This is a predicted complex of two RNAs, RNase P RNA and transfer RNA, with 459 nucleotides together.
The coordinates come from a structure-prediction model, not an experiment, and the mean pLDDT is 78.
Rfam match: Bacterial RNase P class A.
[in-house]
RNA sequence: GACGGUCGGAUGGCCGCUCUUCCGGGGUUCGCCCCGGUGGGGAGGAAAGUCCGGGCUCCACGGAAACACGGUGCCGGUUAACGGCCGGCGGGGGCGACCCCAGGGAAAGUGCCACAGAAAGUAAACCGCCGAACGGGCUUCGGCCCGUGGCAAGGGUGAAAGGGUGCGGUAAGAGCGCACCGCGCCGCCGGUAACGGGGGCGGCAAGGUAAACCCCACCGGGAGCAAGACCAAAUAGGGGCGACGCGCCGGACUUGUUCCGGCAGGCGGGUUUCCGCGCCGCCGCCCGGGUAGGUCGCGCGAGGCGUCCGGUAACGGGCGUCCCAGAUGAAUGGCCAUCUAUCCCCGUCUUCGGGCGGGGUGGACAGAACCCGGCUUACAGGCCGUCU
RNA sequence: GCGAGAUAGCUCAGGCGGUCAGAGCGUCGGAUUCAUAACCCGGAGGUCGAGAGUUCGAGUCUCUCUCUCGC
Numbered sequence: 001g002a003c004g005g006u007c008g009g010a011u012g013g014c015c016g017c018u019c020u021u022c023c024g025g026g027g028u029u030c031g032c033c034c035c036g037g038u039g040g041g042g043a044g045g046a047a048a049g050u051c052c053g054g055g056c057u058c059c060a061c062g063g064a065a066a067c068a069c070g071g072u073g074c075c076g077g078u079u080a081a082c083g084g085c086c087g088g089c090g091g092g093g094g095c096g097a098c099c100c101c102a103g104g105g106a107a108a109g110u111g112c113c114a115c116a117g118a119a120a121g122u123a124a125a126c127c128g129c130c131g132a133a134c135g136g137g138c139u140u141c142g143g144c145c146c147g148u149g150g151c152a153a154g155g156g157u158g159a160a161a162g163g164g165u166g167c168g169g170u171a172a173g174a175g176c177g178c179a180c181c182g183c184g185c186c187g188c189c190g191g192u193a194a195c196g197g198g199g200g201c202g203g204c205a206a207g208g209u210a211a212a213c214c215c216c217a218c219c220g221g222g223a224g225c226a227a228g229a230c231c232a233a234a235u236a237g238g239g240g241c242g243a244c245g246c247g248c249c250g251g252a253c254u255u256g257u258u259c260c261g262g263c264a265g266g267c268g269g270g271u272u273u274c275c276g277c278g279c280c281g282c283c284g285c286c287c288g289g290g291u292a293g294g295u296c297g298c299g300c301g302a303g304g305c306g307u308c309c310g311g312u313a314a315c316g317g318g319c320g321u322c323c324c325a326g327a328u329g330a331a332u333g334g335c336c337a338u339c340u341a342u343c344c345c346c347g348u349c350u351u352c353g354g355g356c357g358g359g360g361u362g363g364a365c366a367g368a369a370c371c372c373g374g375c376u377u378a379c380a381g382g383c384c385g386u387c388u
Numbered sequence: 389g390c391g392a393g394a395u396a397g398c399u400c401a402g403g404c405g406g407u408c409a410g411a412g413c414g415u416c417g418g419a420u421u422c423a424u425a426a427c428c429c430g431g432a433g434g435u436c437g438a439g440a441g442u443u444c445g446a447g448u449c450u451c452u453c454u455c456u457c458g459c
Stems, first nucleotide, its partner, number of pairs: 001387007009339007017042004022037006044365001048376002051374005056224004069220005074088005089103001090101004104215002109213002111209003126155002128151003133148006163181006182204001183202004188197003228296004238287005244281001247263006253256001265280004303322008340363001343360007389459006397413004406444001415431004437453005
């Protein structure tokens, strides 16, 4: 240097906090509550971010499928499940140990490829190369020039120019021909597979982009412990019953002091009049819903530790053993002493790496809140193992 | 526990990948005026919250963090 694992201050004393067993005392609506004592438990590797997966609970739903939407994406395994993990394959990086990869499909279709450049996808002639063929002109009859044209080899542009290198070939060129490499197709061999090896055929047709739409395969009902269940005050509002009170007119029928409409009346502005507006029985008891508040959910679990077996491993199985936070303004703390990691100063020795002695400093990131499996991120420093 | 956002000093567009980094207010300079304001002309000011990745190319797409806000 690379990889993996593990710890993450220690001990003692005093004073507190929270949960709980037992004992004593007090209260009680007999459910339990309060006080004191005693014994026991009391944060993490990430408790964090809330990025995935599951348990649990409620809602919706007859079952299944499809569409839409979202996610995942080499192959095999593992698991309750996963986008996690393990092993393998392919590609890339490193001298190496080893590390990294959203790693299906671009010959199903659509879109996009700015600027530059002649041309950016049914390719294309700017510079350039050629003058074999056809036409014209000149000629010292060797040829030369121009045009119709041919050419993708060279230059130039660009991230990217329609296989690459070499030889042949040609007027110049070109998979035009050949060899090797690449690519595609079809057999063979090895492998569960991804894939690898080798053979034949094809002259190249098929640029990039899917963390653009999309296609294919697989997965997913929604919400979340503020889920949800139970008990339940005051006030307001709803319903029922009883007592008291209830002016006039009209209408309805079920003929009841039942209902509807109008007038009158009462109350509401600090007071009065007028106009307008709003409201209209009251008292007691009972019932039900919901709120505040309280209780449960809530700590035995895909649990920890040890050991053995199977498996390369992730992981699975057997046996033994242990019980290990549960708050709700929210406990897990404070002080002192000794030691210790680190750092600083002084002295001394040195094989120059550091060792020894004395003094001082004094501990990273961070803290449960329904639980669990992962991922990611933060982290002073120590220890162990394997390898280059 | 669930959701949204971050672009100039402030408030916001741009979200469909490329000459697309913009608008209004503010600020600076000029002009106008006796002077100031308003009006007019011109300019400066941005690592698009941070870091990676995909791509030829990222403000835009993806991932991981940070901060803010709402329920």